[in-house]
Context: one part of a larger RNA
RNA sequence: CUAUCUUUAAGGAACUCGGCAAAAAAGCUCGACGUAAUUUAGAAAGAUGUCGUCCCUACGUAAGUAGGGUGCAACUAAAGAUUCUCAAGCGACUGUUUAGCAAAAACACAGGUCUCUGCAAAGGAGAAAUCCAACGUAUAGGGGCUGACGCCUGACCAGUGCCGUAAGGUUAACCGAGCUCUCUUCACGGAGGGUUCGUAAGCCACGGUGAACGUCCGCUGUAACUAUAACAGUGCUAAGGUAGCGAAAUUCCUCGUCGGGUAAGUUCCGACCCGCACGAAUGGCAGAACGACUUGAGAACUGUCUUGAAGAUAGACUCG
Numbered sequence: 001c002u003a004u005c006u007u008u009a010a011g012g013a014a015c016u017c018g019g020c021a022a023a024a025a026a027g028c029u030c031g032a033c034g035u036a037a038u039u040u041a042g043a044a045a046g047a048u049g050u051c052g053u054c055c056c057u058a059c060g061u062a063a064g065u066a067g068g069g070u071g072c073a074a075c076u077a078a079a080g081a082u083u084c085u086c087a088a089g090c091g092a093c094u095g096u097u098u099a100g101c102a103a104a105a106a107c108a109c110a111g112g113u114c115u116c117u118g119c120a121a122a123g124g125a126g127a128a129a130u131c132c133a134a135c136g137u138a139u140a141g142g143g144g145c146u147g148a149c150g151c152c153u154g155a156c157c158a159g160u161g162c163c164g165u166a167a168g169g170u171u172a173a174c175c176g177a178g179c180u181c182u183c184u185u186c187a188c189g190g191a192g193g194g195u196u197c198g199u200a201a202g203c204c205a206c207g208g209u210g211a212a213c214g215u216c217c218g219c220u221g222u223a224a225c226u227a228u229a230a231c232a233g234u235g236c237u238a239a240g241g242u243a244g245c246g247a248a249a250u251u252c253c254u255c256g257u258c259g260g261g262u263a264a265g266u267u268c269c270g271a272c273c274c275g276c277a278c279g280a281a282u283g284g285c286a287g288a289a290c291g292a293c294u295u296g297a298g299a300a301c302u303g304u305c306u307u308g309a310a311g312a313u314a315g316a317c318u319c320g
Base pairs, nucleotide, nucleotide: 001315002314003313004312005311006310007309008308010306011305014304019301030052031051032050033049038043040148054069055068056067057066058065059064083299084298085297086296087295088294089293090291091290095107096106111146112145113144114143115142116141117140123132124131125130150285151284152283154216155215156214159213160212161209162208163207164206165205168204169203170202175198176197177196178195179194180193181192182191183190184189217235218234219233220232221231244278245275256272257271258270259269260268
C1' cells in the first nucleotide's frame, strides 16, 4: 500500500451529484400505558412516544455471590434482530420485465368503453384433411383503447376511416343482342374483324358515426389618471380549447414574479397566469393505502468530513 474488521478527543453532513458508506435504532409471544393529521371508515398504526424489566437480607469499594420474596408476566447476552418524521411527483394496489450494465413513472391488473361474432360463429394454425376457439353459444368468444375508487369526460363529421342508402353518373372480362366490313358458299349458312347497347362489386353521389384517425384561429379599437378590456368591429374556419389544471416528468425567454423554509436555496413547497408548446378514456382533475421508484426538509446518529491517528487478521514486502 490492498482487502476485511475494531476504536477514536472536540465538532456532527461542514463530505458529496446525492447522508453513498457507516453509525444509530433493535426483544419474531417481554410487560404496562399511550398514540396525530388524513381517510375509500378498512386503515393510517408497531404511528410518533413514555415507563418498567425487579424487591428484601448478609457479605463486598464495586462488579457480584448466597439465601429469601411478590406478581399473569421480571428470560437470554450465544445466535438472531425494520431508524423515525414532514412535504411533493408518478403509478391506485399484490404482481411482471430487459437470463448477462436499466425493476422503473415501463408491462400487467380489477374496472370502464367501443367494435366484431347467431354457431358449419367471428378470429387463428394449416396448399388440405383437420384442429384451436369450445365439448363454449352474446351474462359467450375475438380485437382496439383506457386503467381501482371518486367528480367528470366539452366543440367539430370539412379531410381520412368505418357503417348505411341505392335513384343517378362512371366502370373489366366472359356472355347476350343489334348494326356493319371482309373472306367463303349456287343457296341456306359458316369463319374472322370493327362498333353500339345490356350486364357486378368498386368509385363518384347522399346520409350517419369521435371512449373512430384526428382537429379545436386571427386582426383592430374601446372605460373620466394610468393600466387593462366586460364591450364593439372585421377576416377566416368543419369547429375555434369547455370544466379542471397550469413556469408542470410539459415554460424557450427563466435562476419568471411574490410568499415559505436557510445566515446564504439555479433544487423544494405554496401561489400568480402572456400555457414558446396542458386539457378531458394517445383520458382531465382529485385522492386514503401501497412502492428496494423520484424530489425537497428535519430529528437521531455517526471517521462522510474538518483531519487525521492507533490497532487486528490475510496479502503485498524481506530472507529462505